[in-house]
About this RNA
A computed fold for a 328-nucleotide RNA from Sulfurimonas sp. SAG-AH-194-I05, annotated as Bacterial RNase P class A. Rfam family: Bacterial RNase P class A. By type it is a ribozyme. The model forms 97% of the base pairs in the Rfam consensus. The sequence was found by an Rfam model in a public genome assembly.

């Protein structure tokens, strides 16, 4: 300078006048304070909290997840690494156990798709001038094919096969060395050996259940409605013989959290302790808008019970690594 690739910050500022929501002071009126995001978005997955008489135990269907160790209230998340795959690399992406419990399934094409199989050949008998045709063996070479069941090379053999033999690949099992481990490297023996589980299935490990804040609680008014039924099953055990639907309107829930900042210590790192500071939206017809003046640009885009992640949408600007070419 070009490409590429990961990773982070910001995503309108300052001033002034007017408005709109909450809360503190205040008799009112007024002041002072704060007021929609890095994804609020998808609604994919995890807590918390709520309810289904109650409380404790154990068992099961169900559901999930699957390499290895960390980390977290928890996760299918996140960190480090192992192995495989795609890329000169940086770096990405993995629904990453098990095919020697077992059942499927591999279209078409070929003879034949695991007890599989003989189309063209090859060998040996026998017939026959001969072409040829019968039995027998064979799966080395050809043809089909996503793949025909390990390769290459020798011996062997009527031709021929891991049948045997050296050497390799791949799969178990073992021995040593490194690793916490997954694995790696390297010996040594077996048996000869498609795939395929995002196909049933097995096995380990977790969970044990459905609904969700429009979840639910509690007042007050109304009318005059149900009755033994209400929690995936099932088992033991205690306790209780209680409760109640419907509509309307105010209350709660609702906003101090598994929270934020910001220094320090430990750690590869995600995180984790210790200090100290702050107090940062709670609407419910649904609040944060206009207007002036400067100066920046362009964008995706608005909470509604919180909260830790993932995916998904874009603007600008910064860094770090890889490649390649030039220059010094």
């Nucleotide at each position: 300078u070009a490409g590429g690739u990961a990773u982070a910050a910001c995503g309108g500022a300052u001033a002034g006048u007017a408005a709109c929501u909450u809360g503190a002071u205040a008799c009112a009126a007024a002041u002072c304070a704060a007021g929609a995001g890095g994804a609020a978005a998808g609604u994919c997955c995890g807590a918390g909290c709520u309810g289904c008489u109650g409380u404790a135990a154990g068992a099961c269907a169900g559901u999930g997840u699957u390499c290895c160790a960390u980390u977290u209230a928890a996760c299918g998340a996140a960190u480090g690494g192992c192995c495989g795959u795609a890329g000169u690399a940086a770096u990405g992406c993995g629904a990453g156990g098990g095919a020697a419990a077992g059942u499927g399934c591999a279209a078409c094409a070929g003879a034949g798709a695991u007890u599989a199989g003989a189309c063209u050949u090859c060998u040996a008998u026998c017939a026959g001038u001969a072409a040829u045709g019968a039995u027998a063996g064979u799966a080395a070479a050809g043809g089909u094919g996503a793949a025909a069941a390990g390769g290459u090379g020798g011996a062997g053999u009527a031709a021929g096969a891991g049948c045997c033999c050296a050497c390799c690949a791949g799969u178990c099992u073992u021995u040593a060395u490194a690793g916490u481990a997954a694995u790696a490297u390297a010996g040594a023996g077996a048996g000869c050996u498609u795939g395929u589980a995002a196909a049933c299935c097995c096995a380990a490990c977790a969970u044990g259940g459905c609904a969700g804040c429009a979840a639910g609680a509690a007042a007050c008014a109304g009318a005059u409605g149900g009755u033994c039924a209400g929690c995936g099953u099932c088992u033991u055990a205690c306790a209780a013989u209680g409760c109640u639907a419907c509509u309307g309107u105010u209350u709660c829930g609702c906003u101090a959290g598994a929270g934020g900042u910001a220094u320090g210590a430990c750690g590869u790192g995600a995180g984790u302790c210790a200090u100290a500071c702050a107090g940062u939206a709670g609407a419910u017809u649904a609040a944060u808008u206009a207007c002036u003046a400067u100066c920046a640009c362009u964008a995706c885009a608005a909470a509604a019970c919180u909260c830790g992640g993932c995916u998904u949408a874009c603007g600008u600007u910064a860094u770090g690594c890889c490649u390649a070419u030039u220059c010094u």